[in-house]
RNA sequence: UCCGAUAAUGGCAAACCCGGCGAAAGCCGGGGACGCAAAGUUACGGGCCUAAGGUCCAUUGGACGAUGGUCGCCGAAUCGCCGAAG
Repeated sequence: UCCGAUAAUGGCAAACCCGGCGAAAGCCGGGGACGCAAAGUUACGGGCCUAAGGUCCAUUGGACGAUGGUCGCCGAAUCGCCGAAG
């Protein structure tokens, strides 16, 4: 350095519930733990979600489509705790 224990010290927190924000996706706070060795950070590439505004069709509906979101989908970048075996 790679790697990642039925190790140690600690950390984060899915679903769900309550309150708030938002058009929505979703986010924030509290409770709660399914999981996580980067489930720390960055929407940079791809994917996925949403569709307010916009455009078009069309008629109170539909289609398209981020400038919205997701890093707990994958990749990349960057910083970093511990140390058995190999």
This is a predicted structure of an 86-nucleotide RNA (c-di-GMP-I-GGC riboswitch aptamer) from a Chloroflexota bacterium. The source organism's lineage runs through Bacteria, Bacillati and Chloroflexota. Model confidence (mean pLDDT): 90 of 100.